[in-house]
RNA sequence: GCGCCAGUAGCUCAAUGGAUAGAGCGACGGAAUCCGGAUCCGUAGGCUGCAGGUUCGAUUCCUGUCUGGCGCA
Numbered sequence: 001g002c003g004c005c006a007g008u009a010g011c012u013c014a015a016u017g018g019a020u021a022g023a024g025c026g027a028c029g030g031a032a033u034c035c036g037g038a039u040c041c042g043u044a045g046g047c048u049g050c051a052g053g054u055u056c057g058a059u060u061c062c063u064g065u066c067u068g069g070c071g072c073a
Stems, first nucleotide, its partner, number of pairs: 001072007010025004018056001027043005049065005
């Protein structure tokens, strides 16, 4: 330099172009317990790496760009 893959909650990951973007773990609160752990119930936490484009509508499709990984040279 070229190609491919990934980027979504604190972490690990989902989400046929269409409903208010969900789950597990973690955090916080509650129940229970002599206290704690495990267990059960609940709450908060995101505008999906960034900037444009297509569309009535984009996490999803297109372009550029940034970061990380892999391969080729």
This is a predicted structure of a 73-nucleotide RNA (transfer RNA) from a Spirochaetaceae bacterium. RNAcentral records the identical sequence in 2 taxa. Rfam family: tRNA. Rfam links the family to the GO term triplet codon-amino acid adaptor activity. The family's RNA type in Rfam is transfer RNA.